Overview
c-di-AMP riboswitch aptamer (ydaO/yuaA leader) from Chthonomonas sp. UBA6659, 137 nucleotides, folded computationally. Its mean pLDDT, the model's own confidence on a scale to 100, is 80. It was read from a public genome assembly, where an Rfam model found it. The model forms 96% of the base pairs in the Rfam consensus. The source organism's lineage runs through Bacteria, Chthonomonadia, Chthonomonadales, Chthonomonadaceae and Chthonomonas.
RNA sequence: UAGGACGGAACGCCGAAUCCUCAGUGUUGAGGAACGGGGGAACCAGACAUCGGGGUGAAUGGGCCUCUCACGAGGCACUAGGGUGAACUCCAGCCCGAACCCGACAGCUAACCUCGUAGGCGAACGAGAGUCGUGUC
Repeated sequence: UAGGACGGAACGCCGAAUCCUCAGUGUUGAGGAACGGGGGAACCAGACAUCGGGGUGAAUGGGCCUCUCACGAGGCACUAGGGUGAACUCCAGCCCGAACCCGACAGCUAACCUCGUAGGCGAACGAGAGUCGUGUC
């Protein structure tokens, strides 16, 4: 000097996943607010397909290649769409484009019913454009 590990205090990011109160105190339990999801009339929509159908989510779609008898599995570069870019909008740049769940069943949907509040990460700067605000002189 570079990189890595552990611990603490702050900051920031994806995501709904935060805050508060009471009790307990070894683990915790109960409730409230806020945010998010599902089910659920009329009207409207829809049309009987087993090739089942549906939900959360940005995470859809095809093309090419390899292995396999096949089913399938894997890979490459793209892509609908999404994130970041440290006040906001835009841009450069950088990234994601998964995974899981319900179980024969659900269009929308007021009242109503019900569920979740996890998990995982990073940074020494992009001399960018515009707008706005604060402080100082």